[in-house]
RNA sequence: CAGAAUCAACGCUGGCGGCGUGCCUCAGACAUGCAAGUCGAACGAUUAAAGCUCCCUUCGGGGAGUGCAUAAAGUGGCGCACGGGUGAGUAACACGUAACCAACCUACCCAGUUCUGGGGGAUAGCCCGCCGAAAGGCGGAUUAAUACCGCAUAAGACGAUAGAGUGGCAUCACUUAGUCGUUAAAGAUUUAUUGGAAUUGGAUGGGGUUGCGUGCCAUUAGCUAGUUGGGGGGGUAACGGCCCACCAAGGCGACGAUGGCUAGGGGAGCUGAGAGGCUGGUCCCCCACACGGGCACUGAGAUACGGGCCCGACUCCUACGGGAGGCAGCAGUAGGGAAUAUUGGGCAAUGGGCGAGAGCCUGACCCAGCCAUGCCGCGUGCAGGACGAAGGCUUUCUGAGUCGUAAACUGCUUUUGCCCGGGAAGAAAAAAGGGGAUGCGUCCCCUACUGACGGUACCGGGUGAAUAAGCACCGGCUAACUCCGUGCCAGCAGCCGCGGUAAUACGGAGGGUGCAAGCGUUGUCCGGAUUUAUUGGGUUUAAAGGGUGCGUAGGCGGCCGAUUAAGUCUGGGGUGAAAGCCCGUUGCUCAACAACGGAACUGCCCUGGAAACUGGUCGGCUUGAGUACAGACGAGGGCGGCGGAAUGGAGGGUGUAGCGGUGAAAUGCAUAGAUACCCUCCAGAACCCCGAUUGCGAAGGCAGCUGCCUAGACUGUAACUGACGCUGAGGCACGAAAGCGUGGGGAGCGAACAGGAUUAGAUACCCUGGUAGUCCACGCCGUAAACGAUGGAUACUCGCUGCCGGCGAUACAAUGUCGGUGGGCUUAGCGAAAGCGUUAAGUAUCCCACCCGGGGAGUACGCCCGCAAGGGUGAAACUCAAAAGAAUUGACGGGGGCCCGCACAAGUGGUGGAGCAUGUGGUUUAAUUCGAUGAUACGCGAGGAACCUUACCUAGGCUAGAAUGCGCGUGACCGCCUGAGAGAUCAGGCUUUCCUUCGGGACACAAAGCAAGGUGCUGCAUGGCCGUCGUCAGCUCGUGCCGUGAGGUGUUGGGUUAAGUCCCGCAACGAGCGCAACCCCUAUGGUUAGUUGCCAGCACGUAAUGGUGGGGACUCUAGCCAGACUGCCUGCGCAAGCAGUGAGGAAGGCGGGGACGACGUCAGGUCAUCAUGGCCCUUACGCCUAGGGCUACACACGUGCUACAAUGGACGGUACAGCGGGUUGCCAACCAGCGAUGGUGCGCCAAUCCCGAAAAGCCGUUCUCAGUUCGGAUCGGAGUCUGCAACCCGACUCCGUGAAGCUGGAAUCACUAGUAAUCGCGUAUCAGCAAUGACGCGGUGAAUACGUUCCCGGGCCUUGUACACACCGCCCGUCAAGCCAUGGAAGUUUGGUAGACCUGAAGCCGGUG
Repeated sequence: CAGAAUCAACGCUGGCGGCGUGCCUCAGACAUGCAAGUCGAACGAUUAAAGCUCCCUUCGGGGAGUGCAUAAAGUGGCGCACGGGUGAGUAACACGUAACCAACCUACCCAGUUCUGGGGGAUAGCCCGCCGAAAGGCGGAUUAAUACCGCAUAAGACGAUAGAGUGGCAUCACUUAGUCGUUAAAGAUUUAUUGGAAUUGGAUGGGGUUGCGUGCCAUUAGCUAGUUGGGGGGGUAACGGCCCACCAAGGCGACGAUGGCUAGGGGAGCUGAGAGGCUGGUCCCCCACACGGGCACUGAGAUACGGGCCCGACUCCUACGGGAGGCAGCAGUAGGGAAUAUUGGGCAAUGGGCGAGAGCCUGACCCAGCCAUGCCGCGUGCAGGACGAAGGCUUUCUGAGUCGUAAACUGCUUUUGCCCGGGAAGAAAAAAGGGGAUGCGUCCCCUACUGACGGUACCGGGUGAAUAAGCACCGGCUAACUCCGUGCCAGCAGCCGCGGUAAUACGGAGGGUGCAAGCGUUGUCCGGAUUUAUUGGGUUUAAAGGGUGCGUAGGCGGCCGAUUAAGUCUGGGGUGAAAGCCCGUUGCUCAACAACGGAACUGCCCUGGAAACUGGUCGGCUUGAGUACAGACGAGGGCGGCGGAAUGGAGGGUGUAGCGGUGAAAUGCAUAGAUACCCUCCAGAACCCCGAUUGCGAAGGCAGCUGCCUAGACUGUAACUGACGCUGAGGCACGAAAGCGUGGGGAGCGAACAGGAUUAGAUACCCUGGUAGUCCACGCCGUAAACGAUGGAUACUCGCUGCCGGCGAUACAAUGUCGGUGGGCUUAGCGAAAGCGUUAAGUAUCCCACCCGGGGAGUACGCCCGCAAGGGUGAAACUCAAAAGAAUUGACGGGGGCCCGCACAAGUGGUGGAGCAUGUGGUUUAAUUCGAUGAUACGCGAGGAACCUUACCUAGGCUAGAAUGCGCGUGACCGCCUGAGAGAUCAGGCUUUCCUUCGGGACACAAAGCAAGGUGCUGCAUGGCCGUCGUCAGCUCGUGCCGUGAGGUGUUGGGUUAAGUCCCGCAACGAGCGCAACCCCUAUGGUUAGUUGCCAGCACGUAAUGGUGGGGACUCUAGCCAGACUGCCUGCGCAAGCAGUGAGGAAGGCGGGGACGACGUCAGGUCAUCAUGGCCCUUACGCCUAGGGCUACACACGUGCUACAAUGGACGGUACAGCGGGUUGCCAACCAGCGAUGGUGCGCCAAUCCCGAAAAGCCGUUCUCAGUUCGGAUCGGAGUCUGCAACCCGACUCCGUGAAGCUGGAAUCACUAGUAAUCGCGUAUCAGCAAUGACGCGGUGAAUACGUUCCCGGGCCUUGUACACACCGCCCGUCAAGCCAUGGAAGUUUGGUAGACCUGAAGCCGGUG
């Protein structure tokens, strides 16, 4: 996070109907209207209309009376305590449930009994007068009642008193006979009713009491004076400390009192498999409240929502003197808020009040209105229709895919909508009329009347696809993918996470998925979460065992028997309202919804029964536990005594210059005599050896010897008790070190402190000193990695082995046996694994303690403890998407072991200094094109930049383009000349085809077109190729085995090797890529072959030369073959193999060199070799041309060359290579020139000719240590050659010039033998050449390696890890400014609460009048 739910709100959208719901916030304030009246059949009294009578009449009507009646107001009765609203308060007998009242009330209603006699005085109204603005009030006169008050009667009721009977539950209750006392009434009227009084009972409604249940905080632990109880009194409908006086001193509380915070409770609702969790809106029940607070009155009932009084706040009126008011009733208003409706209709139905009734009243209620707010139902069409249309989107683009049978089109249907017509049920009663029954009351039948909703539901007809689809999502979770845009921007996001140029994650689009008149978002609750675990978790290392013991409450508890029946089980009874949930049936066309019936409500109460288990009681038992006696054990504890060594000090002696200390030193001590050595003495602390993997103790802890006191486990005996046991919240005690208090003590050691060193610093590590302390006594503290990181007890579950103590047997011992204790390994089992494994972390039971993501934090506040230090208890805000454990593979380590490499060392020569060459950085510039950048860029791409190259710059030009293909036409093109131009180019002129199988082709030009072109970007989109680790010895696989798994094993181990080379061993056995070998060159020989190579012998010839004939012997050439394998010997070794001045051999242990580069790493390099996705440019980022640039120059670096000289320079002479190259070429020879070179010119397409001189070397001469006869830079002059062209910007030659430089700081590079060093030669590129470069070739030809400690790199094993982008890792603390949250804070302000005191309204009680 996916699910369900909602009194919802918000965004987008919206066709219809049914049924529900609708101020969750300000119990904040309210304009206006309505929401409780009714009765004339209680009374006084009285108006209008209809009727009747009479009178008048202008014929409209007016007046009087009557009676039916009765408006406004009044007396009286009943109602107003119901219904309706709200949830503030309340943690309570408020609510729920079950009981109780022998301690109570109940109007109207029902049943029963009795009565209703006779009087009296007032008062409102009305009338008159007065006061006031008003509200309202006062006085006088008069009047009625079912209003009020006496009197009579008194069954009954009540009170008193005493008796009997019955019953119960303690006080008592009921029944009954007697005496005394007190107390009633109302009438009205149609004469039949209705009312009135008393009382009994019922019904209904209430009041009171009790058991049980009912939120959070213990950082609220003690609360209580009417408090708890008593008997007495008052009060009440009634019990009660409800109230009062007196007496007693109680009552409540860890089973949570008191206090604080929060909250109406329940039926039920949502969720969940359930247990549970959360909620209390609508409906029903109960409670509480009615502007805030208080109070009573009336009444059957109120401490009264639309009554009253008082106080207060607020609003309104006012004539300023006073008054009025209370929507948490229905509508409605403003306000608050994310947010919640009409100032509607009707009493037709249901229900209520009054009434005899008609009826009146009823914002209860029934309806309608508004809102997609929820649930339910319906519709927005159905079928056919492929050229798979157009269009969109995608694409691998001549085309295809998809939207899509979708559309168009054809046919059909008509719910809904609209129009027309019909048209309900809900309503049958009361009363009335008629009829019937009846003694009355009354009942039955018939007729008639009554509908707000509403002409609505519904039905019929007509019309026409006609009126009707959106929203969210498409990276994973999670169902649904592509394109474009964007480029860590804009944005998304529930979590993980997306976005830095190819985004299925942002935005748009196409397509898709899911729901649908809705869809999403947000909030809340449950679920998932066995993540508070009763069901159903844990605590060695992940969070979690208390530091240890004793022990209180509590929890749990051995064997046998009896009894009881509290728990437990079971039968029966009562209750568990209705609605709801569930099942069934029925009614609206279905459903939602509703009606009826059933089940259920898992609970509580009463009662009968059972007796196994738990509990209670009684009796018994010995195995749990304890005791006794005996024995032996130990650094167990406390107090005292004693001992030696060492250390330090003091005194004396010997003795002299240092001692001490360290990595090295210094501070320090010492000639005033140290250190060292000897003797004597003193002091304090700790106890060498024994000594251990040992022992003891509950833990902390305990170590010289010894005495006393004291505790304990153990063994043996089985004598005693008889469950006396286990655990243990609080509590109490003990509790290392450090620390604190008082008093001692103080040798050594030694926080703090001081000095010396180290260091960037060094408040450290090291050194020299040194105070507290360490020691003792007494008293505190109460913590720890107080650890086995493992609470205690009991039982059970394979074994092997070590040690300690004891018993028995034995001649000693071995051996065997039993119990206890502390170690190692291990079976089963357990565990995430590591591991544990009779000393459990196994299998079980009991009890305690503790845990619930990391940080904040063991912090803050509060409280408790402490002298203090501090300890105990112990949060929250805020913040993170993790933190953590165990194990795995790597990587890493200033970890370990083994091994290798020109890695170091040992050597040789260089670089770094100079000049120059070349590359790079930088700078400069119009441009100095681009790339390469530690090793692995920098004489690299480039193996040839004057133009070209060329990609750069400037300028001038072209636009299907400079190149190629296809296709149509033409027949030229090319070339030459002239002009313009810097040239490209333009203009003009001259000249003018070739091949042919006759189809055509080659070539060129021109027009349109299809494919252009780009050295523009991305090497982090790529292919290919390459560098590097590294020629390092490694990297893997199959099967098996081990492990939950990652993974391991094999590949580790013991040897050996250059090598994972080989051997041995082994849960491994095999195999692959690498290593090695196979290939090439080279070193020896053989054989074959004999030109262009060779020439020993023979012959010819020359001044000379294999020049010639000839020869194959030799050298050589180049094909084949042989050879080397630790094969042989000796020694060592199991073997592999190693060693040897071995033999043999040209070569010996891989003979030398090359080619060859495992899995992979560095997002290594290259888009500018080439190829290529995407992006970008298109009169230019393409193309052509000229000139310039890539060659710049204060500087810096890399790579080189030449030197600094005598192992040399110069001059002369002289010897010996190999690899190669050569026809636009190499060039002999000759000539010219000092020379570069030029001229003439032989040979050679090469074992034939040429390049061609090899150089160092050797021989000789000279120079003699100097900036030189070293060195050659630089510059001047004169030339040669290449080339269209040497100005920028070539090489070479000659003459002249003759710079720096005298061996190079820190540092750094290469090389182990034909190597380094040194010497020259060749080639590619190329017109020429900046080549001192690169790639090859041969000549001469060393030194050194003890060794693996160290530096660098690498391999194998192992170890640690908080690293995994892998040590260039990770990570800690502080910090400017700003922001968020929280704590503290001198104070200040406010709410609540408690206590003290002052004033004191209404009201109540009492007294008096």

A computed fold for a 1409-nucleotide RNA from uncultured Hymenobacter sp., annotated as small-subunit ribosomal RNA. Taxonomically the source falls in Hymenobacter (Bacteria, Pseudomonadati, Cytophagia, Cytophagales). The sequence is in RNAcentral, with records from Greengenes. It matches the Rfam family "Bacterial small subunit ribosomal RNA". Gene Ontology terms of the family: structural constituent of ribosome and ribosome. Its mean pLDDT, the model's own confidence on a scale to 100, is 83.